[in-house]
Context: one part of a larger RNA
RNA sequence: CGUAGGAUAUUUGAGAGGAGCUGUCUUUAGUACGAGAGGACCGGGAUGGACGGGCCGCUGGUGGAUCUGUUGGCUGAUCAAGGCCAUGGCAGAGUAGCCAAGCCGGGAGGGGAUAAACGCUGAAGGCAUCUAAGCGUGAAGCCCCCCUCAAGAUGAGAUAUCCCUACUGAUAAGGUAGUAAGACCCCUUGAAGACGACGAGGUAGAUAGGGCGGAGGUGGAAGUGCAGUAAUGUAUGGAGCUGACCGCAACUAAUCGGUCGAGGG
Numbered sequence: 001c002g003u004a005g006g007a008u009a010u011u012u013g014a015g016a017g018g019a020g021c022u023g024u025c026u027u028u029a030g031u032a033c034g035a036g037a038g039g040a041c042c043g044g045g046a047u048g049g050a051c052g053g054g055c056c057g058c059u060g061g062u063g064g065a066u067c068u069g070u071u072g073g074c075u076g077a078u079c080a081a082g083g084c085c086a087u088g089g090c091a092g093a094g095u096a097g098c099c100a101a102g103c104c105g106g107g108a109g110g111g112g113a114u115a116a117a118c119g120c121u122g123a124a125g126g127c128a129u130c131u132a133a134g135c136g137u138g139a140a141g142c143c144c145c146c147c148u149c150a151a152g153a154u155g156a157g158a159u160a161u162c163c164c165u166a167c168u169g170a171u172a173a174g175g176u177a178g179u180a181a182g183a184c185c186c187c188u189u190g191a192a193g194a195c196g197a198c199g200a201g202g203u204a205g206a207u208a209g210g211g212c213g214g215a216g217g218u219g220g221a222a223g224u225g226c227a228g229u230a231a232u233g234u235a236u237g238g239a240g241c242u243g244a245c246c247g248c249a250a251c252u253a254a255u256c257g258g259u260c261g262a263g264g265g
């Protein structure tokens, strides 16, 4: 920009893409078959591999605004508590998120038309013949069934709902203007994201931050008392601290505003 008014939702599916793999064990059955050795078809059940999708309750990895320990130095007037630098100084743990080595599904099954092949009926050609007319069975393959995208499918589809004038021109075609439904700008932002986009929200509000409560993590704060010459230990006390997680609740910030947007029928 188009989709014969303007919108908001929900959709159909022409078409396109994806998937399509396979082992072993067991049962049927030591049966059929075979002198024996050996050893099935057809079916049933179980369990794997690789591949692909999703997820984080479990097992773990990471987790550089979490906690703790600790070395050297600077600072803190001094001691202590702290702070800073040294690869995050080093080390031990670790929430959310992300992830695999962890967990859960998938390729199952069915239908249609067929290939090779096997048949039925059957002439030409009194017989025979699966073929010439006609009719079947039959593959991991083909088309559906399964998953995803999809109406720019210009063949531009469907359904539901919302919106409904002034001026000019002739009451037409057309033009102009402010609007309607609605949308955007702007702002707070997100398990969305390079930016656009997409989603949530903008005071009639829980969108983000902060606060409070909790979960989870760390692992026993400071101060003080007590024991010890002291290092240190111990009690107060599962203490103190705590990013992303779960809630509560307008304290802070989403203020105020601006722009676009139909007049067909």
Base pairs, nucleotide, nucleotide: 001152005163006162007161008160009159010158011157015149016148017147018146021049022048023047024046025045026044027043033038051106053104054103055102059100060099061098062097066093067092068091069090070089071086072085073084074083075082110144111143112142117137118136119135120134164264165177166176167175168174182260183259184258185257186202187201188200189199190198207253208252209251211248212247213246214245216242217241218240223236224235225234226233227232
Molecule: large-subunit ribosomal RNA, domain VI
Organism: mouse gut metagenome